[in-house]
């Protein structure tokens, strides 16, 4: 510090996910020892048992133990004192009675410290104890007695009440032989502690906007330690709130902890400070202190005891139990230390504390060995079988002993002379023993370090995201190996970071989410220039504080570390104080540039209002006239002889205002256009005055606001949702046509929304230019005007810097400052609910559950379009001949079958592989057989081998007999062949062409496909390869940020067409002889054959074109514009075809899926299709005659000649191993004759059929081509060949163009496609599942209010009852207690509300799934351009109307 995931690829926006750290954790696997920490986060749920607060006999009396008695001693129920308000626990409540920081004043304070003074004289009781009574118990009652440091009165000091006066109001002793010690009372001061008050900041929600009635203040009274509505009576009507009151939800707060570079975010265990609570609610008592965790009273819930009358209890103390839960320990030791209570003290008490136990819960360090050691052992894994790897790892040799075991020694912690140690037979040290006792977990597709084999086969499974698995899985499972961490390692959960993904630091808003429809303006925020004052902000210094611990730094210490101890510092906050005065602010005075006002002109569809106008349209009346009109792609509905349409004249009505007209004007926007009147708002320009910052923005708030819609009343020509009819169509609730209601228009209201858009908020200043236009000035010039130059304001185009993801924007910014508004992945959803608003339709505000890994923006390359341009091809057109109909041949589908083997299936399968299925072939089927095999290599044994005969069988095979003995040799044996045997193996036309090689098809012989360097762009990519011409061609040329190059094209190659040179055998014969015959001699001219060579290149000329490339025409030429033809097939596409040509990985079979034999089958046959042959006849058929080809084949072959048969053929067998001979006859052609619509033609034969030129549709062909005609070859014993290949003979027609169809190429454009239009994709309906909304009802909780009832208790009242201390001679009084009663008031009850949760019949839409039904709405001009608002309407997408937008 980043990375993965949207795409074919790219950049961007944006979310999801990962790598890091942390935890009071939990779970899985595993585990040696130690140090230091930590350990119910859930039920503030309920608790058995033990123990957690006592102590003092030196305050007091009495009792008990003990003793023979006294004394001493011990125990401790009671009275009394001090302490149980500390310590310990928990976080329920609490959003401010709290906590934090910083302040001040109106207070209290036991024990402790300092200091001043005192304690005189008396009195009356009550417990205990004893007795009695009732009670189960707990706990009581009555009678009598008694002490005190318990209680009471008087005196006195001091103090308090403003003064005076007057009043109120203290005390206690105990110990000691004594000195003396201790306790006590009243003052003053202190320390520490506590109680109130104020300021500031302190979570979420506005779908909580008003809240408050002791409420806010005053006066009197009361009350408190103290201030105060703290309480009360009266008076006033205040106090709080948009800077968020009130309500609701959540929460103990802080020091700090974790993360982070920081800003900051999350948290608030352990430790420390404060607060609150103690089963729940309420209350007071005592006391220095409590409204009291181990105190009291009442009520409630729960548990326990009970003799049923009544009682007892409160672990959120320590252990522990149950329960809940993913989850959290021992019913331990000790007061030795530290701290606390009490006591004069010894001491006692102390689950605080110190320790131990349990738990890898965390942090920290240690160990499980160290060194040497290659035969690179065995074994595992893998393998190309050679090796490699685990691996110096082990073994082995040597060394050491942390840990472990045994034995011994043995602390500090203890502070006093001494004594005192739970931990603890501990830490630590010494000796001995022996490598001995000690390694796992996760991962290995990318992110992310680490790879192979086997198994599995979209199964099992994995997965944090992307994704993986469908027979070769580095992703599942296992193994081997590797990587990471290590007594731990993974996972899960939570949290911070990464995330600049809530942006103060530090984001955005034209198109990605996002600028309010627009304007006015309140609060608020911000604000020109000069000088002065002040010092709030700001800056500098000092002071106080910010507890300790923590963090950081330095040092000490345990061997280091964690832990711990000592010291120190920074930063920041708050408060105080002293200074500075630039900036902001304040005060005061100016100034004129911002902004207004006045004034003079000016442009304008700016607004409102009232008049007027013409043309068009429709209707009506009249006239002329006489058959159609109208409408459409084509029609029909409709109108018309009852006279339409057309034409003429007249009248009426309503709506809208042609031309001018424009990227033009104007307005805040919506909007605004015939002409004129009246009235009115704003802008701009000029000159000169005036005010003197008066400004900008603007949450709430107010106004305006297209179209559609709504209410009421008018109006109604035209148009026109809905609706009706006609068409179209599979349907057509549409597009088209004929009609047509609401509406559109006016008046008065309402609604408040649009793609209300520049998809761009307003204001201000700055930052190159050029051009157009609107308004208005100035200058020069002129008689005047234009032109020209220039200023201000408005409106456009282009373009530099800059900016942007790019497109683009660019002085009218999308570059800086101020203010406002908005946004935070897609969907769910602008939906639900609540509220406000509206007559309604609706509008405004506006979620969640759930679901998903993308959704988007811009640009790129392709592909594609019922987009555009250019070009080309037998693509169409123009022609010629066919196919589809018939019969037959052949192939295929289907059906059948024991099997009808199998492949190929649009073009690009189907007379194809197959250039020959009767057996064989043959792969199929049914029988019969063999099992190292029909064949190959290796081993052992026997025999030479070959050969002959017989039996059986369909054959394969099985069985029996006979003959025969060879070759080499070092004599051991060896070689070939056959037989037998065992094992390695053979064999497979078995599977996979979607594992492959190789070959092939197709687009297509189409003109394309690429690369290096350079250059442009962030990049994908572009350029080159585009553009102007040209070509069959990316062929060539010119231009050009490109310049070179490659593969295709062309050319080179084959055949053919002409000449020539050379050579003449088996070919040839002009000339000279010769023969029956080029037969022979001879010749080499011509023909022919073979080899070589020449020739054609737009070379020459004219025209044209930019003078280029080229093109048109002519001449010459055998051939002229590639002369014709063949071969040759770029990068690639179709997972195209072939595992059955061959080869081959993997899988499968091995007495069988191998091999052998025989017999079937591959040839079946209601039928469909393809490719062909022959025909349907007179341009023909049949008979006859006589001429002329080319190419090919042949010796197990070709076969002349002759004989024979009607014929297919049979016999004979010359010649040629081929320019020699044979096949071999060429046929169509030609001439003549016959036949006239037939048994003509076809047929492998049995002599029987269909067919008289062929429907929709469709195929081939552009010249020696089509068509017609024969010839020949391969395969082959023969042949189902009408097929296929080759050869020649005869030999046409038509086009010279590109409108349409089809295929293709280039450029451009749109795109929501990239599996690429056979694409993508929307909605209803049907099915399953999920969450959710509302919902009659039912149920629970909670809050406040009103009323009823009203416990305990405080307090007031009291004429009732009672009363030891004081007063009084007494009666009686003062004071106290009880009872009663008033106010208050918990729990409870009733009532109607608010909020929240649950349930819920049936209902609504939403999401997801598999993809079923119906259509095809959108994306291309998506076939009616799309879309926004609104209204109507339809199974559904949707359609239509009105207005707007271009995306």
């Nucleotide at each position: 510090a980043g990375a993965g995931u949207u795409c074919g690829a790219u950049c961007u926006u944006g979310a999801c996910u990962c790598a890091g750290g942390a935890u009071g954790a939990a779970c899985g696997c595993u585990a040696g020892a130690g140090g230091c920490a930590u350990g119910c986060u859930u039920a503030a749920c309920a608790c058995a048992u033990g123990a957690a607060a006592g102590u003092c006999a030196g305050a007091c009396a009495g009792g008990a133990a003990g003793u023979g008695g006294u004394g001493u001693u011990u125990c401790a129920a009671g009275u009394g004192g001090c302490g149980g308000a500390u310590g310990g626990g928990u976080g329920a409540g609490u959003a401010a009675g709290g906590g934090g920081u910083a302040a001040g004043a109106a207070c209290c304070u036991g024990c402790c410290c300092u200091u001043g003074g005192g304690a005189g004289a008396g009195g009356a009781a009550c417990a205990a104890c004893a007795g009695u009574u009732g009670g189960a118990a707990a706990a009581a009652a009555c009678u009598a007695c008694u002490a005190a440091u318990a209680c009471c009165c008087c005196g006195u000091a001091g103090g308090c009440u403003g003064a005076g006066g007057a009043g109120c109001a203290a005390a206690a002793u105990g110990a000691g032989g004594a000195a003396u010690c201790u306790g006590u009372c009243c003052g003053a001061g202190g320390a520490g502690g506590g109680g109130a008050u104020c300021a500031c900041a302190u979570c979420u929600u506005a779908u909580u906007a008003g809240a408050u009635a002791g409420u806010u203040g005053g006066u009197g009274a009361g009350g408190c330690a103290a201030u105060a509505g703290c309480u009360u009576a009266c008076c006033a009507a205040g106090a709080c709130u948009a800077u968020g009151a009130u309500c609701a939800g959540u929460a103990g707060u802080u020091g700090g902890u974790c993360c982070g570079a920081g800003a900051g975010g999350a948290c608030g265990a352990u430790c420390a400070a404060c607060c609150a609570c103690a089963c729940u609610c309420a209350g007071a008592c005592u006391g220095a202190g409590a409204c009291a965790u181990g105190a009291c009273c009442c009520a409630g819930a729960c548990u326990c005891c009970u003799a049923c009358g009544g009682g007892a209890g409160g672990c959120a103390a320590c252990a522990g139990u149950g329960g809940g839960g993913a989850a959290u320990u021992u019913u331990c030791c000790a007061c030795a230390a530290u701290g606390g209570g009490u006591g004069a003290a010894a001491g006692c008490c102390u689950g605080g504390u110190g320790g131990a136990a349990c738990a890898a819960u965390g942090c920290c360090g240690c160990g499980u060995a160290g060194a040497g050691g290659u035969a690179g052992a065995a074994g595992g894994c893998c393998c190309a079988c050679g090796a490699g790897u685990c691996g110096u790892g082990a073994a082995c040799u040597u060394c050491u002993u942390u840990u472990c075991c045994u034995g011994g020694a043995g602390a500090a912690g203890a502070a006093a002379c001494a004594a005192u140690g739970a931990c603890a037979a501990u830490a630590u040290c010494c000796a001995g023993g022996g490598a001995a006792u000690a390694a796992g977990c996760a991962u290995c597709g990318a992110c992310u370090a680490a790879c192979u084999u086997u198994g599995u086969g979209c199964c099992a499974g994995c997965a944090g995201c992307c994704g993986u698995g469908a027979u070769a899985a580095a992703g599942c499972a296992a193994a081997g190996g590797a990587u990471g961490c290590a007594a731990g390692c993974a996972u899960u959960a939570u949290u911070c970071a990464g995330a600049a993904u809530g942006a103060u630091u530090c984001g955005a808003c034209g198109u990605a989410a996002a600028g309010c429809a627009u304007c006015u303006g309140u609060a608020g925020g911000u604000g020109g220039u000069u000088u002065u004052u002040u010092a709030a902000g700001u800056c500098c210094g000092c002071u106080g504080u910010u507890a300790a611990a923590u963090c950081c730094c330095a040092g000490g210490u345990u061997g280091c570390a964690a832990c711990u101890c000592u010291g120190g510092a920074u930063a920041a906050g708050c408060a105080g104080u002293g200074g500075a005065a630039a900036c902001u602010a304040c005060c005061a005075a100016g100034u004129u540039g911002g902004a207004g006002u006045a004034u003079g002109a000016u442009a304008g569809g700016g607004g409102c209002u009232g008049a007027g106008g013409g043309g068009a349209u429709u209707u009506u009346c009249g006239a002329u006239g006489g058959a159609g009109c109208g409408g459409u792609g084509a029609a029909a509905u409709g109108c018309a002889u009852a006279g339409a349409g057309a034409u003429c004249a007249a009248a009426a009505a309503g709506a809208a205002c042609a031309c001018c007209a424009a990227u033009a004007a104007u307005g805040a926007a919506a909007g605004c256009a015939c002409u004129c009147u009246g009235u009115u708002g704003g802008g701009c320009c000029g000159a000169c005055a005036u005010u003197g910052a008066c400004a900008c923005u603007g949450a709430g708030a107010a106004g305006u606001g297209a179209a559609a819609g709504c209410u009421a009343g008018g109006g109604g020509a035209a148009u026109g949702a809905a609706u009706g009819g006609g068409a179209u169509u599979a349907a057509a609730u549409a597009c088209c046509c004929c009609a047509g209601u609401a509406g559109u228009c006016c008046u008065a209201g309402u609604c408040g929304u649009a793609a209300a858009u520049g998809a761009u908020g307003g204001a201000u200043a700055c930052u190159a230019g050029g051009c157009c236009c609107u308004g208005u000035g100035u200058g020069u010039a002129u008689a005047g005007a234009c032109c020209c130059a220039u200023g201000c304001a408005a409106u456009g185009c282009u373009a530099u810097a800059g900016c942007u993801a790019a497109c683009c924007c660019a002085u009218u910014a999308a570059g800086a400052u101020c203010c406002c508004g908005u946004u935070u992945g897609g969907g769910g959803g602008g939906u639900a609910u609540g509220u406000u608003u509206g007559c309604a339709a609706g509008a405004a505000u506006g979620a969640a559950a759930c679901u998903u890994a993308a959704a988007g923006g811009a640009a790129u390359u392709g592909a594609u379009g019922g987009g555009g341009g250019c070009c080309c091809g037998c693509a169409c057109a123009a022609g010629u001949g066919g196919u589809a109909g018939a019969g037959c041949a052949u192939a295929c589908g289907g059906u059948u079958u024991a099997a009808u083997u199998a492949g190929a299936u649009g073009c690009a399968a189907a007379g194809u592989g197959a250039a020959a299925a009767a057996c064989c072939u043959u792969a199929c089927u049914a029988u019969g057989g063999c099992u190292u095999g029909a064949u190959a290599u290796g081993c052992c044994g026997c025999a030479a081998a070959u050969c002959c005969u017989c039996u059986u069988g369909a054959a394969a095979g099985a069985g029996a007999g006979g003959g025969g003995u060879a070759c080499c040799u070092u004599c051991g044996g060896g070689a070939a062949u056959g037989c037998g045997g065992a094992c390695a193996c053979a064999g497979g036309u078995g599977g996979u062409g979607c594992a492959u090689g190789a070959c092939u098809g197709u687009c297509g012989u189409c003109a394309g496909c690429u690369c290096a360097u350079g250059u442009u762009g962030u990049a994908a990519a572009g350029u080159g390869u585009u553009g102007g011409g040209u070509u069959a061609a990316g062929u060539c040329u010119c231009a050009u940020a490109a310049c070179a190059a490659g593969c295709a094209u062309u050319a080179c190659c084959u055949u053919u067409g002409u000449g020539u040179u050379u050579a003449g055998u088996u070919g040839u014969c002009a000339c000279u002889g010769u023969u029956g015959a080029g037969u022979u001699c001879g010749g080499a001219a011509a023909c022919c054959u073979g080899a070589g060579u020449a020739g054609a290149c737009u070379a020459c000329c004219u025209a044209u074109g930019a003078u280029a490339a080229g093109c048109c025409g002519a001449a010459g030429a055998a051939a002229g514009g590639u002369g014709a033809u063949g071969a040759u097939g770029a990068c690639g596409u179709c997972a195209a075809c072939u595992c059955a040509u061959c080869a081959u990985g993997c899988c499968c079979c091995u007495u069988a899926u191998u091999c052998c034999c025989c017999a079937u089958g591959c040839g079946a046959c209601a039928u469909a299709u393809g490719u062909g042959c022959u025909a349907c006849a007179a341009u023909a058929g049949c008979c006859g005659a006589g001429a002329a080809a080319a190419a090919g084949g042949g010796u197990c072959a070709u076969g002349a000649u002759c004989c024979u048969g009607u014929g297919a053929g049979g016999g004979u067998g010359a010649g040629c191993u081929a320019a020699c001979u044979c096949c071999a006859a060429a046929a169509a052609u030609c001439a003549a004759u016959c036949c006239u619509u037939a048994g003509u033609c076809c047929u492998a034969c049995a002599a029987g059929a269909a067919g008289c030129c062929a429907g929709a549709a469709u195929c081939a062909c552009u010249a020696g081509u089509a068509a017609u005609c024969a010839u020949u070859g391969g395969u082959c014993a023969g042949c189902c060949a009408u097929a296929c290949g080759a050869c020649g003979a005869u030999g046409a027609a038509u086009u010279c163009a590109u409108u349409c169809u089809u295929a293709g190429g280039c450029c451009u454009u749109g795109u929501a496609c990239a599996c690429a239009u056979c694409a993508u994709c929307c909605g209803u309906c049907a099915c399953a599942c999920u969450a959710u909304a509302g919902g009659a009802u039912c149920c629970a909780g909670u809050u406040a209010u009103g009323c009823c009832c009203g416990a305990c208790g405080u307090u007031g009242u009291u004429a009732c009852c009672u009363u030891u201390a004081c007063c009084g001679c007494a009666a009686g009084g003062a004071g106290g207690g009880g009872g009663a009663u008033g106010c208050u008031g918990a729990a409870g009850g009733c009532a109607g509300a608010g909020c929240u949760a649950g349930u819920g019949a049936g209902u609504g839409g939403a999401g997801u799934g598999a993809a079923g039904u119906c259509a095809u709405a959108a994306c291309a001009a998506g076939a009616u351009a799309g879309u926004c608002a609104u209204a109507c309407u339809g199974g559904a997408a949707g359609g239509u109307g009105u207005g707007g937008c271009u995306g």